Description
The RNA shown here (transfer RNA) has 72 nucleotides and comes from Candidatus Beckwithbacteria bacterium CG23_combo_of_CG06-09_8_20_14_all_47_9. It was read from a public genome assembly.
[in-house]
């Protein structure tokens, strides 16, 4: 130096252009003497940054930034 693959909640991760989600965390009730399990209900998100394309983007296009991995 050139190339691909990742960037979405506290963490690991889903998400065919049309209400942003699971699981673990957490917080409140309920159960129990109590504690763990269980059930119930909530909180928590500028979708990495910016620009574009669209009637509409997390998703498609470009530029950047940060991890990884491979080629010189």
């Nucleotide at each position: 130096g050139g190339a691909g693959c990742u960037g979405u909640a506290g963490c690991g991760c889903a998400g065919c252009g049309g209400u942003a989600g699971c699981g673990c965390g957490c917080u409140u009730c309920g159960u129990c003497c109590a504690c763990a399990u269980c059930g119930a209900a909530g909180a928590g998100g500028u979708c990495a940054u910016a620009g574009g394309u669209u009637c509409g983007a997390a998703a498609c296009c470009u530029a950047u930034c940060a991890g990884c991995u491979c080629c010189a």

Rfam family: tRNA. About the family: Transfer RNA (tRNA) molecules are approximately 80 nucleotides in length.